Transfer RNA from Candidatus Terrybacteria bacterium RIFCSPLOWO2_01_FULL_48_14, 72 nucleotides, folded computationally.
NCBI's taxonomy places the organism under Bacteria, Bacteria candidate phyla, Candidatus Terryibacteriota.
Rfam family: tRNA. The family's RNA type in Rfam is transfer RNA. Its family is annotated with triplet codon-amino acid adaptor activity in the Gene Ontology.
The coordinates come from a structure-prediction model, not an experiment, and the mean pLDDT is 84.

RNA sequence: GGGGGCGUAGCUUAGCGGGAAAGCGCCUGCUUUGCAUGCAGGAGAUCGUCGGUUCAAAUCCGACCGCCUCCA
Repeated sequence: GGGGGCGUAGCUUAGCGGGAAAGCGCCUGCUUUGCAUGCAGGAGAUCGUCGGUUCAAAUCCGACCGCCUCCA
């Protein structure tokens, strides 16, 4: 320098055009002498950035940024 893949909550992931979801973690309450477990509830993601397509984009297209990988 060129090809391919990936980027969604603190972490690991789902979501393949129209409600952003789950597990772990975090907070509150109940349970306990206390902790853990268990139960109930809650907070938390301008979906890497900027444009484009569309009535409508996390999702489709382009550029850029970052990471991984292959080739040179």